[in-house]
Context: one part of a larger RNA
Molecule: small-subunit ribosomal RNA, central domain
Organism: metagenome
RNA sequence: CUGGGCGUAAAGAAGGUGUAGACGUUUUUUAAGUCAGUUGUGAAAUCUCCCGACUCAAUUGGGAGUCUGCAAUUGAUACUGGAGAACUUGAGGGCAUCAGAAGAAAGCGGAAUUCCCGGUGUAGCGGUGAAAUGCGUAGAUAUCGGGAGGAACACCAGUGGCGAAGGCGGCUUUCUAGGAUGCUCCUGACGUUGAGGCCUGAAAGUGUGGGGAGCGAAACGGAUUAGAUACCCGUGUAGUCCACACCCUAAACGUUGAAUACUAGGUAUAGGGGGUAUCGACCCUCUCUGUGCCGAAGCUAACGCUUUAAGUAUUCCGCCUGGGGACUACGGCCACAAGGCUAAAACUC
Numbered sequence: 001c002u003g004g005g006c007g008u009a010a011a012g013a014a015g016g017u018g019u020a021g022a023c024g025u026u027u028u029u030u031a032a033g034u035c036a037g038u039u040g041u042g043a044a045a046u047c048u049c050c051c052g053a054c055u056c057a058a059u060u061g062g063g064a065g066u067c068u069g070c071a072a073u074u075g076a077u078a079c080u081g082g083a084g085a086a087c088u089u090g091a092g093g094g095c096a097u098c099a100g101a102a103g104a105a106a107g108c109g110g111a112a113u114u115c116c117c118g119g120u121g122u123a124g125c126g127g128u129g130a131a132a133u134g135c136g137u138a139g140a141u142a143u144c145g146g147g148a149g150g151a152a153c154a155c156c157a158g159u160g161g162c163g164a165a166g167g168c169g170g171c172u173u174u175c176u177a178g179g180a181u182g183c184u185c186c187u188g189a190c191g192u193u194g195a196g197g198c199c200u201g202a203a204a205g206u207g208u209g210g211g212g213a214g215c216g217a218a219a220c221g222g223a224u225u226a227g228a229u230a231c232c233c234g235u236g237u238a239g240u241c242c243a244c245a246c247c248c249u250a251a252a253c254g255u256u257g258a259a260u261a262c263u264a265g266g267u268a269u270a271g272g273g274g275g276u277a278u279c280g281a282c283c284c285u286c287u288c289u290g291u292g293c294c295g296a297a298g299c300u301a302a303c304g305c306u307u308u309a310a311g312u313a314u315u316c317c318g319c320c321u322g323g324g325g326a327c328u329a330c331g332g333c334c335a336c337a338a339g340g341c342u343a344a345a346a347c348u349c
Base pairs, nucleotide, nucleotide: 003321004320005319006318007303008302012317014200015199016198017197021193022192023191026085027084028083029082030081032080033079034076035075036074037073038072039071040070041069047065048064049063050062051061052060053059090190091187092186093185094183095182096181097180098179102176103175104174105173106172107171108170109153114148115147116146117145118144119143120142124135125134161168162167205246206245207244208243209242210241214240215239219235220234221233222232257316258315259314260313261312262311265294266293267292268291269290270289271288272287273286274285275284298305299304322349323348324347331342332341333340334339
């Protein structure tokens, strides 16, 4: 390489968008690919077979085959490609309706913690397994009133919803995006996937400027202990928050790439629509889209998966090839840095 694979054994890229490429719908035509015939060429030697010559053999002469190919030409038209035309199912648009923590910005609200001021009040408070450090007669803790400031939004809340993923949860307004259902009105294949590219990307971290209530790496103190650079306690800086700019990694997980079609059911739930029922709402029933549980056939090494497939198939991309060395070295590219991406070998089992 081929083959075999990628939920858990090695292996699905963190997610999207999309270029090249690959693949895809009816018919007519063309005949480039493809297939068939003919002709030319494919040097000789060599090789294989047959016949002959040296007494045989090696050797050697003749004939046939072979030289798997290439070109020209004549045809075939199922499939692939090129060209033309058409259709509505795929895709997109329109109209009507609907749900949502989808995103961005601005404003507002209450509870709680902390701090400050004032009142009441007096000796403790706090903390732990037990303590101590710590706070407190310069009046703490507790309690009442007032004020400041920052961060997060109890209940509702749900195997619930939305988003491509990361993720998103107080309320209001503005701007923006996606989705579902019904009608089947319009366009007419405009589709799928997608190497590179580009964009997004939790937390931590970085730069500049703000902010700083609580929490809290580092640091300090008190304990524990043989020791205790920890677990427990008291403080506490960066950070956590905001703006702008970087970083680009996660058990970024459903450890399950995207798309399409097909293949028993049962049950729950979210959002629509139709029928039935009714004064109306429930109820009952059918259907579409999502989210869960159970389960048949089938699959699986087993566990398990099962119309949300890990079943049956097709298309395209990514990835794997014994463990360690090694998410490493070197080189290259990127980054302010931290570091990231790509990625070996010796050696060893």